The RNA shown here (transfer RNA) has 75 nucleotides and comes from a Nanobdellota archaeon. Its Rfam family is "tRNA". The source organism's lineage runs through Archaea, Nanobdellati and Nanobdellota. The sequence was found in a public genome assembly.
[in-house]
This record gives sequence, structure tokens and C1' cells, in this order.
RNA sequence: GAGGCUGUAGCUCAGCCUGGCUAGAGCACUGCUCUGAUAAGGCAGGGGUCCAAGGUUCGAAUCCUUGCAGCCUCA
Repeated sequence: GAGGCUGUAGCUCAGCCUGGCUAGAGCACUGCUCUGAUAAGGCAGGGGUCCAAGGUUCGAAUCCUUGCAGCCUCA
């Protein structure tokens, strides 16, 4: 220098291809319950402007452009 993949909750990820519910799951966290006590189990709850900026659209995590970060391949 060229190409590819990835970036969404504290962590691991789904959703993206095919734009349309109020953005989800597990684990973790908080409260309650249960127990002699703890763990496990049960119930409830908090936590996100979806890497950044711009564009298209009635509407963007999703499509387009540029940039940033990580990883891989080639030179």
C1' cells in the first nucleotide's frame, strides 16, 4: 500500500442480508422471597442516544459515503 471480518447493556452475543412494536437474551448487579444460615431456585427492578460524523427516506442498529479502533490475509 491492497483486500476481508468485527464494533449493540458491566461481560458474551442475537437482531443487520429483506428499513417499520417502545432495541433483546444469557450471565453479572439491586431489592424481595425461600433457608437456622449460605448456595441454588422463584418474583420484581435498574442499566443502551447500537464506534463517530454525514447522506438517503415519512421512518435507519439495519441502506450509502467517509473516518476511527481491533483482528486476519496479501504485497